Description: A computed fold for a 1539-nucleotide RNA from a marine metagenome, annotated as small-subunit ribosomal RNA. The prediction has a mean pLDDT of 81.
RNA sequence: AGAGUUUGAUCCUGGCUCAGGACGAACGCUGGCGGCGUGCUUAACACAUGCAAGUCAAGGAGAACAUUUUCUUCGGAAAAUAAGUAAACUGGCGAACGGGUGAGUAACACGUAGGUAACCUGCCCUAGAGACUGGGAUAACCCCGAGAAAUCGGAGCUAAUACCGGAUAAUGCAGCGGGUCCUUCGGGACAUUGUUGUUAAAGCGGCCUUCGGGUCGCACUUUGGGAUGGGCCUGCGUCCGAUUAGCUAGUUGGUAAGGUAAUGGCUUACCAAGGCAAUGAUCGGUAGCUGGUUUGAGAGGAUGAUCAGCCACACUGGGAUUGAGAUACGGCCCAGACUCCUACGGGAGGCAGCAGUGGGGAAUUUUGCGCAAUGGGCGAAAGCCUGACGCAGCAACGCCGCGUGAUUGAUGAAGCUUUUCGGAGUGUAAAGAUCUGUCAUGAGGGAAGAACAGUCCUGAUGUAAAUAAUAUCAGGAUUUGACGGUACCUCAUAAGAAAGCACCGGCUAACUUAGUGCCAGCAGCCGCGGUAAUACUAGGGGUGCAAGCGUUGUCCGGAAUUACUGGGCGUAAAGGGUGCGUAGGCGUCUACGUAAGUUGUUUGUUAAAUCCAUCGGCUUAACCGAUGAUCUGCAAACAAAACUGCAUAGAUAGAGUUUGGAAGAGGAAAGCGGAAUUCCUGGUGUAGCGGUGACAUGCGUAGAUAUCAGGAGGAACACCGAAAGCGAAGGCAGCUUUCUGGUCCAAAACUGACGCUGAAGCACGAAAGCGUGGGGAGCAAACAGGAUUAGAUACCCUGGUAGUCCACGCCGUAAACGAUGAGCACUUGGUGUCGGGGGAUUCGACCCUUUCGGCGCCGGAGUUAACACCUUAAGUGCUCCGCCUGGGGACUACGACCGCAAGGUUGAAACUCAAAGGAAUUGACGGGGACCCGCACAAGCGGUGGAACAUGUGGUUUAAUUCGAUGCAACGCGAAGAACCUUACCUGGGCUUGACAUGUUCAUGAAAGCUCUGUGAAAGCAGAGCCCUCAGAAGCUUCGGCUAAUGACAUGAUCACAGGUGAUGCAUGGCUGUCGUCAGCUCGUGUCGUGAGAUGUUGGGUUAAGUCCCGCAACGAGCGCAACCCUCACUUUUAGUUGCCAUCAUUUAGUUGGGACUCUAGGGAGACUGCCGGUGAUAAACCGGAGGAAGGUGGGGAUGAUGUCAAGUCAUCAUGGCCCUUAUGGGUAGGGCUACACACGUGCUACAAUGGGCAGUACAAAGGGUCGCAAUACCGCGAGGUGGAGCAAAUCCCAGAAAGCUGUUCUCAGUCCGGAUUGGAGUCUGCAACUCGACUCCAUGAAGUAGGAAUCGCUAGUAAUCGCGAAUCAGAAUGUCGCGGUGAAUACGUUCCCGGGCCUUGUACACACUGCCCGUCAAACCAUGGGAAUGGGUUGUGCCAGAAGCCGGUAGACUAACUUUCGAGAGGUCGCCGACCACGGUAUGAUUCAUGACUGGGGUUAAGUCGUAACAAGGUAGCCGUAGGGGAACCUGUGGCUG
Repeated sequence: AGAGUUUGAUCCUGGCUCAGGACGAACGCUGGCGGCGUGCUUAACACAUGCAAGUCAAGGAGAACAUUUUCUUCGGAAAAUAAGUAAACUGGCGAACGGGUGAGUAACACGUAGGUAACCUGCCCUAGAGACUGGGAUAACCCCGAGAAAUCGGAGCUAAUACCGGAUAAUGCAGCGGGUCCUUCGGGACAUUGUUGUUAAAGCGGCCUUCGGGUCGCACUUUGGGAUGGGCCUGCGUCCGAUUAGCUAGUUGGUAAGGUAAUGGCUUACCAAGGCAAUGAUCGGUAGCUGGUUUGAGAGGAUGAUCAGCCACACUGGGAUUGAGAUACGGCCCAGACUCCUACGGGAGGCAGCAGUGGGGAAUUUUGCGCAAUGGGCGAAAGCCUGACGCAGCAACGCCGCGUGAUUGAUGAAGCUUUUCGGAGUGUAAAGAUCUGUCAUGAGGGAAGAACAGUCCUGAUGUAAAUAAUAUCAGGAUUUGACGGUACCUCAUAAGAAAGCACCGGCUAACUUAGUGCCAGCAGCCGCGGUAAUACUAGGGGUGCAAGCGUUGUCCGGAAUUACUGGGCGUAAAGGGUGCGUAGGCGUCUACGUAAGUUGUUUGUUAAAUCCAUCGGCUUAACCGAUGAUCUGCAAACAAAACUGCAUAGAUAGAGUUUGGAAGAGGAAAGCGGAAUUCCUGGUGUAGCGGUGACAUGCGUAGAUAUCAGGAGGAACACCGAAAGCGAAGGCAGCUUUCUGGUCCAAAACUGACGCUGAAGCACGAAAGCGUGGGGAGCAAACAGGAUUAGAUACCCUGGUAGUCCACGCCGUAAACGAUGAGCACUUGGUGUCGGGGGAUUCGACCCUUUCGGCGCCGGAGUUAACACCUUAAGUGCUCCGCCUGGGGACUACGACCGCAAGGUUGAAACUCAAAGGAAUUGACGGGGACCCGCACAAGCGGUGGAACAUGUGGUUUAAUUCGAUGCAACGCGAAGAACCUUACCUGGGCUUGACAUGUUCAUGAAAGCUCUGUGAAAGCAGAGCCCUCAGAAGCUUCGGCUAAUGACAUGAUCACAGGUGAUGCAUGGCUGUCGUCAGCUCGUGUCGUGAGAUGUUGGGUUAAGUCCCGCAACGAGCGCAACCCUCACUUUUAGUUGCCAUCAUUUAGUUGGGACUCUAGGGAGACUGCCGGUGAUAAACCGGAGGAAGGUGGGGAUGAUGUCAAGUCAUCAUGGCCCUUAUGGGUAGGGCUACACACGUGCUACAAUGGGCAGUACAAAGGGUCGCAAUACCGCGAGGUGGAGCAAAUCCCAGAAAGCUGUUCUCAGUCCGGAUUGGAGUCUGCAACUCGACUCCAUGAAGUAGGAAUCGCUAGUAAUCGCGAAUCAGAAUGUCGCGGUGAAUACGUUCCCGGGCCUUGUACACACUGCCCGUCAAACCAUGGGAAUGGGUUGUGCCAGAAGCCGGUAGACUAACUUUCGAGAGGUCGCCGACCACGGUAUGAUUCAUGACUGGGGUUAAGUCGUAACAAGGUAGCCGUAGGGGAACCUGUGGCUG
């Protein structure tokens, strides 16, 4: 620091997501040790049990157990110690600290800075003074009583540092005066001030003592001061909501009184009517605040655990008492809820202290040890108390550190995984060897945390008469450790006990195998999974981190995605419809003053901790300590005066006023005018008119339309007219008049900042619509009818009502648009036009030049994502306002305001998606445009579609009808040929290392080979026989040979394997089809563009052609085109057999001969727009012509660019992985592929006279032939048979070409046409023609009389027509591939159909129009609005009620201290009454949450229904506002916009 994700690709906008860090965390898997931290975030829910606040040289009273002694009647009694102890009581101090929690609180609660001259402060420090003298009670205790208990009542005794009276006294306090000083003018401070009134006390201990007392310490009283801690007040800061806009009667202020420590409506009475609020009052929601923590570069954001400061609370609510301090967590009273005890009469309780329990929850610890340290309370102290605290325990909850070994070790072991089977990986990893000992274990040693205080001793100083005593200080001695079996150190044994988790498609480091098969599953985003998944699951391997690793949640970051730093608003979200204008914000020049802002310096504060730097302490680190820096803030003082502000005085450049001119559809009202439509009247006139794509409805013989004349009425104003003018916008158009607003120009004068913008507010505001009343010609929602259509609630037509018009009043919205807020200033230009002025020049109009103000176009810099904008900015700046923050939900809901209504304004959320969007690019497409081509149409010729048959396909059937091909581009296609075979299909019967290949191990052998028998349909199964030893070489040898191993071969057995026309052409190779023989497809360098891309390749011509020429930011090049190749056409040369025969010869044989010709087959030549003329741009080229066999690629063929169609083929072949393996393999017989109601394609034959039959007769080319072609001859009506000359072929054969020509017959009929079908008889091939061949003869003689809609081929040797041959093949073509014969017609032309090319345009398409996509309806699910109502929470107002308690009053009752005249009084307590008030009750509102029959729309959901609204001119251009209508998208009217 960025990355992924919208697209075919691009740039931008914009959201979503990820990588980082953090955590009081939780969950999953795993888990060795230590240090330091942290640990109920939820139920401020309820709590069993224990502990968390006591202590005290004063006071009174005062045990027991136990021990000892004495006495004893042995039962016991007394005394002493224990002990002035325990426990309780009176009294003092403390208990208001410490500890917990965050419910409440939006507040002077907190933070910060101040004030208190408006206050208090126990203990502590300091200073002054004092502490005299009396008195009456009361607890404990004892006795009696009540009660279950808690507890209480009565009688009696007693003490105090408890209580009370008196004295003394100030410089205390209070009142009234005077003085000095200060002051905020209210008052305050000070002191040799005067006077009046008033207020104190308590002892105890040590030492000394002449017992009188002295002295020291502590305690006490009073006063001044200090310190500390608080109270109150103030400035500033401190969350969200305006769908909360008005709130407030003690409310705001004053006077007086009360109250308080103290100010104050704090309280009361009276008076006044104020106070707060858009700078957000009130109300609602949420929340303890801060230092800090976390993140961030920072600014900011989020947060407020632990630690620290403040506040609030202590079961809930209220209340006071005591006290220096509380409205009191472990106190009291009352009310309420809950729990417990009870003898039912009454009582008790409050863990948000530490542990702990239940509950809640995803989730948070021990009912531990100790006061040794630190701190606190009491005490003189010892000491006691202390769940504060110090420690330990539990928890990987966090941070930090350490370890799980080190070195060596290759035959790269085994295992596992993978494999191309060779290997590779795990991997020096292991094993093995050699070491070490952190840690763990055992043993031994062993710090620091301990300093005080006390006691004793010594010394110094103070007090004192004193060497007692005492206080302080210094030194010495003594004593105290929970942790703790501590840390740490040493020794010993021993590699032993110690590694997991997540991930591996991209982001993002890390890849393979198997399983699964849109299933199971994964997923943070994009997205994986439909049989070869690096994305699921598992294994192997790898990557990352590591005692942890992942996941989830939350916060910050990235996010410049709320933009102060640091964003935007023409088209992406976003300029208010327009103006006027209030508050506010901003604002010209000069001078002087001031010092609020601003700047500087200083001071105070900014707690500590934290963060940061340095240094230090724990072995290191975390952690801790010290020092420094920082704490960006606030306040005060001083200074400066440029800028802003303020005050004063001026100025004129902004703004305005006056004068003189000018233009204009600016506005309002009144009047007038002509053209046109319609209607009415009359005339002429006759059969149609009108309307449409074409019709029809409609009008018309009752006289229309047409035409003439006259009249009525309403609405709108042709030409001028325009890039024009005016207006703030909406908008404004005949002419005249009246009234009226604004603007511009010129020249002077005047005012003197009067200005700009503008929330709130006010006004205006097209069309539609609404109300009332008029008006109504035309047009025209709705409606009616007619068409169109599958339908047509539309488009088209005929009618037609609201409305459109006027007046008055509403509405307040539009694509109200320049989709561009207003104002000011600055920044190169060109050109047109409107209004005014100046100059120059003219007779004048123009023209020229210049200057202000408008309206347009082009364009430079600059800007912009691009498109584009560009002095009329979207450039550069300033000021102010409005608005935006992903898409949908949603121009919605609820609420509020406005409206007669329609509706408008304001305006969410749940939920859902990963996009939605802008501009531009390349394609594709268009019922867009321009140009061009093609048998594409047209012009022609002949067909198909109708018939019969052949053949293929579909369908059906079947045991099987094997499989494939399916628009063009499947269908006489694979198949150049299914009777068996082929054959892959079916049925039956059989084989299992196999019909075929290679190898292993073994057995046999007379190698092998051949013949036969039985059974059987064959295959197969079961047997018999013939044949008498293959090669090779080792040993032996009597050289005859023998034996074993080995090899070859065969058979049998075994194991590997064979085999598969089994599936996948969507895993593939190869081959092929198609667009298309169309003219295209690309590249390098350069240039342009942010980029995709463009340019080149576009343009002007031209061509069959991206063919060529010219031009051009392009210059070149490649694959295609063309040419090179084959063939045909002319000619030449060479050659002359099997070909040829002109001349000549021989005899009919091309035979001898010949090479002339034909022909054959080698080599050349020829054609190139080369020549001429014209056109064209002096080009390319085109047109015409000459010559030529051939003329503009001469005809034909081969040749098929980049690519498209997941096109076709796994059944030609090859091939991956998958499947079968006594079968999906192999073999066999028979059957099937040949079926047949039907449908389609391709053909053949016909329907006849341009013909059929018969007879005669002429002319080809190209092929084939030895498993062959076969002549002459003979036989048969014929197919054919017999036979076999010749020929491996320019020699022989197939082989007769046919149409044609000549002659004859038929005469328009289902025929002498046509030949299907059927019967009979045959021939040939073949093992075999039944299913199921071809051909022949005789007989039979079907449909068919020219083929509907539709559709095919062909442009010249072509169509049409005629025959011939070949491949395949035993046989079997109407098919296919070739060959020649005869041989036309037509093309004006490119409007239209189809296909294609190039340019351009639009696009919401890119799987690319077989695209995309809208709405209703139906189904499921989800959230939400309304809803009769129901149940809670909070709260306002009115009223009732009124516990405890303070305050006030007091007729009643009681009453120790003091006074007393002894009667009583003062004072006090209780009771009663009153005021206030908590809980509670009631009535009526508000608000919020939940539920709710039914109901509304919304969202989501592979394959539902209906249509086709939008995107192309989307087939009626679309959209906006409004109104009506309609199943639905929508349609129509009206005005507007161009997107």
Overview: The sequence is in RNAcentral, with records from SILVA. Its Rfam family is "Bacterial small subunit ribosomal RNA". Its family is annotated with ribosome and structural constituent of ribosome in the Gene Ontology.